[in-house]
Molecule: Bacterial RNase P class A
Organism: soil metagenome
């Protein structure tokens, strides 16, 4: 040079102006001023697994959904790491929706005579049949060695054997399936021997085997908070009108502690809960504050370990809105790029204008996975 694999970054510096959060500190009690923090590698997609919160502990059992090499790793996971298989490259490496098709149904375009209890289209043998232009035709068999059709035609080659062939027999060979041996924790691998002569392919069809899953979601859930009365949003100077909300009101209809309405979010058993539920109507998604920023937490060391990752020691404090903050704008600089001028070794330098720098944005919190990214840097290993 190509080329593969991984990791960091994803514009810098000032100035002015604005926005949230905390702490302070003045008031005129919701504002000023100081001082600090304030988006991502994906905050996305809601696709998978936890945490955390409610429910009246959630045992079986049918039904439903997931996952499928092995072995680790983790709070767990469908995620990561190693190895096996299996296919691709010269190779580093890459790729796999990798249980079971010798349980049993099913399917298998099109093209082919024929697509799974294999199948005479051409062809190659036979025949004591017919015909006739006399070596060809027809009909009757036999035959999977060869053509030909196709992703795939029911082992490969070579010899025996036959009218022509055939695992129909015989040697190696390949593949399956059993027994032993030896290596691996294991998928697996390596030999040796039999055995019947070979049993296709699809499980992303149903379906079977083996583990797994209790249901809803921060709109969770808790307070403030009172019962025809409280709260909040607008309007108005004001009396005050208007909306909205709530454990409120009216009406009905069921219903209790031996007989219980009515429920644990498919069903049935069990077990449990349980004094209110359910519907219609006035009347439909309000306020505040907590949950809410400290955690499977980043970062360095160092030990174990091939590696994911774990031990242990020491250091940091790092968004928190809810009409929803993290912005705007301007000078300089970097990078790309257009045109113009000068230079010049015609590879480009310089220097004027102008354009351009991605994908995208937190909303309980966290491991992933998947998609989107203009561009710049850095390592390993290969050929």
């Nucleotide at each position: 040079g190509a080329g593969u694999c991984g990791g960091u970054c994803g514009g810098g510096c000032g100035g002015c102006c604005g926005c949230g959060g905390c702490g302070g500190a003045g008031c005129g009690u919701g504002c000023u001023c100081c001082g600090u923090c304030g988006a991502g590698g994906a905050a996305a997609g809601u696709c998978c697994g936890g945490g955390c919160u409610c429910c009246a502990c959630a045992g079986g059992g049918c039904a439903g959904g997931g996952u499928g090499g092995u072995g680790g790793g983790u709070a767990a996971c469908g995620c990561c790491c190693a190895c096996c298989c299996g296919g691709g490259g010269u190779g580093a490496c890459c790729c796999g929706c990798g249980g079971g098709a010798a349980a049993g149904u099913g399917c298998c375009a099109c093209a082919g005579a024929g697509a799974a209890u294999a199948g005479a289209c051409c062809g190659c043998c036979g025949g004591u049949c017919c015909g006739c232009g006399a070596g060809c035709g027809g009909c009757c068999g036999g035959u999977a060695a060869g053509g030909g059709u196709g992703a795939a035609a029911c082992g490969g080659c070579g010899g025996u054997g036959c009218a022509a062939g055939a695992g129909a027999c015989c040697a190696c060979c390949a593949g399956c399936g059993g027994u032993c041996g030896g290596g691996g924790c294991g998928a697996c691998c390596c030999g040796a021997c039999c055995g019947g002569c070979u049993c296709g392919g699809c499980a992303a069809a149903c379906c079977c085997c083996a583990c797994c899953c209790g249901g809803a979601g921060c709109a969770a859930g808790g307070c403030c908070a009172a019962g025809a009365g409280g709260g909040c949003g607008c309007c108005g100077c004001g009396a005050g009108g208007u909306g909205c909300c709530u454990g409120c009101g009216c009406g009905g209809a069921c219903g209790a502690u031996u007989c219980g309405a009515g429920g644990g979010u498919g069903c049935c058993c069990g077990c449990c809960c349980g004094a209110g539920u359910c519907c219609g109507c006035g009347g439909g998604u309000a306020g505040g504050c907590c949950g809410c920023a400290c955690c499977a937490g980043g970062c360095c060391g160092u030990c174990g370990g091939c590696a994911a990752c774990g031990g242990c020691g020491g250091u940091c404090g790092c968004a928190g809105a809810u009409g929803g903050a993290u912005g705007g704008u301007c000078g300089c600089c970097g990078c790309c790029u257009g045109c113009g001028c000068c230079g010049u070794u015609c590879a480009c330098g310089g220097u004027g204008c102008g354009g351009g720098c991605a994908c995208a944005g937190a909303a309980c919190c966290c491991g992933g996975c998947u998609u989107a990214c203009a561009g710049a840097c850095c390592g390993g290993c290969u050929c």